[in-house]
C1' cells in the first nucleotide's frame, strides 16, 4: 500500500430474516445487622465510532471514513 476481524452502558459482553435497544458485573438507594461483609428488592445510565445513502422503518443493508488488532506485501 493491500486483505479480514473487531467497535453497544462506567467494565465485560448478547441483540441469529430490517420492526420500541438488552443481560452480568460496577454506581445510586432501601430492607437485613450493634456496626460491615454476604444475600435480598429496587433506581438512573447509550445519538449502537463518526458520515452519508437505500427502505414506510437500520444496531442490522451498501458506500466513505476514524480507531484498535491480525495477516499479506
Nucleotide at each position: 500500500g493491500g486483505u479480514g476481524c473487531u467497535g453497544u452502558a462506567g467494565c465485560u459482553c448478547a441483540g441469529u430474516u430490517g420492526g420500541u435497544a438488552g443481560a452480568g458485573c460496577a454506581u445510586c438507594g432501601g430492607a437485613c445487622u450493634g456496626a460491615a461483609a454476604a444475600u435480598c428488592c429496587g433506581u438512573g445510565a447509550g445519538u449502537c465510532g463518526g458520515u452519508g445513502g437505500u427502505u414506510c422503518g437500520a444496531a442490522u443493508c451498501c458506500a466513505c471514513u476514524c480507531a484498535g488488532c491480525a495477516c499479506c506485501a
This is a predicted structure of a 73-nucleotide RNA (transfer RNA) from Roseivirga sp. UBA6061. Its Rfam family is "tRNA". It is annotated as a transfer RNA. Rfam links the family to the GO term triplet codon-amino acid adaptor activity. It was read from a public genome assembly. Its mean pLDDT, the model's own confidence on a scale to 100, is 81. Taxonomically the source falls in Roseivirga (Bacteria, Pseudomonadati, Cytophagia, Cytophagales).